Bacterial RNase P class A from a Gemmatimonadales bacterium, 365 nucleotides, folded computationally. The coordinates come from a structure-prediction model, not an experiment, and the mean pLDDT is 75. Lineage of the source: Bacteria > Pseudomonadati > Gemmatimonadota > Gemmatimonadia > Gemmatimonadales.

């Protein structure tokens, strides 16, 4: 320098003014939610609603069976399917990336096409004996054989020697496997010895074995005040409504089951509380490889309810292009998006800016 890996931070600008919105103090009034000031006002993902809590109601003896979900250790967490470290396989020369990765002698099931043969397997082409035909090759027939070909994702160890007729763990040597002892590690798992000729092929993201966890619905939970109307309940309780004359009649309607009138008390409808002080946020020292956790010190930082957080002007800053390059014009400040009970993850989107570690190769010193 050039490939190439593996992360972080910022999330958009600072300052000053002018307008405009929502909250919450405070003054003032003509008391209208009226005017004045002050102060705080989106996000790293607020998203998807995928997981795991907190809270809030409902349901529950206790244990079990059935279901569901996770899955190599160890370790962080309130808790998790998250995260961390770590172990094993596979890619990759390395940095490093991927991986639901317990169990296959507890049982069951499965294994497609191809192929002689797919699980206590098999002989298609070969390869070797014998024989028989035959001059010879070739060939028929009986037998060995599983190295070599040749199908398959997978063929009952692998490689190389001895060794035979050929051949084969038959033998041996390494290598793989299976056991058994040590050793290192908390453990997953490694490693080293030594016996074993090989016996036990592959799927558990099929059933299942084993281990561990799980009761539902959720801020439209839930709770508190509470009108009009209609309906219920108590209590008083005999008269009341039209019409016509002008003090009298007449109609209807109630008088055991009750007009009216006052109480009560569910609920709407509006209204407040959950509603933002929290597994909190900066900093700083500690302590652990890390994920985290500890201890002191500060500060409080959105709370709408049909949904507020906007838009302009200067002067700095920054990032694009121009160019006559100590400068200076022009033009941008964005992209994904936006709270609505809160928090911990995880996934998805996103224009730009500004940084860090590591690996290879060349070069120069």
């Nucleotide at each position: 320098g050039u490939g190439g890996u593996g992360g972080u931070g910022u999330g958009c600008g600072a300052c000053g003014g002018u307008c405009g919105c929502g909250g919450c103090c405070c003054g003032c009034c003509u008391c209208g939610c009226g005017c004045g000031g002050g102060u705080c006002g989106a996000g790293g993902a607020a998203a998807g609603u995928c997981c795991g809590a907190g809270c809030u109601c409902c349901a529950c003896a206790g244990g079990g069976c059935a279901g569901g979900c996770u899955g190599c250790c160890a370790g962080g967490u309130a808790a998790c399917g998250c995260c961390u470290g770590g172990g094993c396989g596979c890619c990759g020369g390395a940095a490093g990336g991927c991986g639901a990765u317990g169990g296959a002698c507890a049982g069951g099931g499965c294994c497609a096409c191809a192929g002689a043969g797919a699980a206590c397997a098999g002989a298609c082409c070969g390869c070797c004996c014998g024989u028989c035909c035959g001059u010879g090759a070739a060939g028929g027939c009986g037998g060995g054989u599983a190295a070599g070909g040749g199908u398959g994702a997978a063929a009952c160890g692998g490689u190389g020697a001895g060794g035979u007729a050929a051949g084969a763990g038959c033998u041996c040597a390494c290598c793989g496997c299976a056991c058994g002892a040590c050793u290192g590690g908390c453990a997953a798992c490694a490693g080293u010895c030594g016996u074993g000729g090989c016996a036990c092929g592959g799927c558990a993201a099929c059933c299942c074995c084993c281990a561990g966890c799980c009761g539902g619905a959720g801020c439209a939970a839930g709770g508190c005040c509470a009108a009009a109307u209609a309906g219920g309940c108590g209590g008083c309780g005999a008269g009341g409504u039209c019409c016509g004359g002008c003090c009298c009649g007449g109609a209807c309607c109630g008088c055991c089951u009750g007009a009216g009138c006052c109480g009560c008390g569910g609920g709407u409808a509006g209204g407040c509380c959950g509603c933002u002080c929290g597994a909190g946020a900066u900093g700083g020292c500690g302590g652990g490889u890390g994920a985290c956790c500890g201890c002191c010190a500060u500060c409080c930082u959105a709370g709408a309810u049909a949904g507020a957080u906007g838009a302009c002007c200067g002067u700095c800053c920054g990032g694009g292009c121009g160019c006559u390059c100590c400068g200076c014009g022009c033009u941008c400040g964005a992209a994904c998006a936006g709270a609505a009970c809160u928090c911990g993850g995880c996934u998805u989107a996103c224009g730009g800016c500004a940084c860090c570690g590591c690996c290879a190769c060349c070069c120069c010193u």